Annotation
Model confidence (mean pLDDT): 86 of 100. The RNA shown here (c-di-GMP-I riboswitch aptamer) has 78 nucleotides and comes from a Bacillota bacterium.
RNA sequence: GUUUGAUAAAGGCAAACCUGCCGUGAGGCAGGGGCGCAAAGCCUACGGGCCUCUCUUUGAGGUGGCCGGACUGCCGAG
Numbered sequence: 001g002u003u004u005g006a007u008a009a010a011g012g013c014a015a016a017c018c019u020g021c022c023g024u025g026a027g028g029c030a031g032g033g034g035c036g037c038a039a040a041g042c043c044u045a046c047g048g049g050c051c052u053c054u055c056u057u058u059g060a061g062g063u064g065g066c067c068g069g070a071c072u073g074c075c076g077a078g
Base pairs, nucleotide, nucleotide: 002078003077004076005075012037013036017032018031019030020029021028022027035065041071043069046068047067048066049063050062051061052060053059
C1' cells in the first nucleotide's frame, strides 16, 4: 500500500422508550436509556427507496441507524 474482519486490545456511536424544547408535519436538538453497529464517521449540492406538507404537488422538506456510491478513520489477520 492492498484485501479482509476469526480472535482480541484501546476505544467510539446510540435504537425503542421517557423528559424538556423546536417544527403544520415527517422529524430534529439536549438529558436519561441501550436495541444494536467494523465505519451506526461524513455527504441528499451524486442515484434510488420510504415518509411529510397549513401546498406553485412540474414544489418544498425529512430519513446517512433504508440502500447504492464517494471521501476519511482505529486495531488485528493475509

It was read from a public genome assembly, where an Rfam model found it.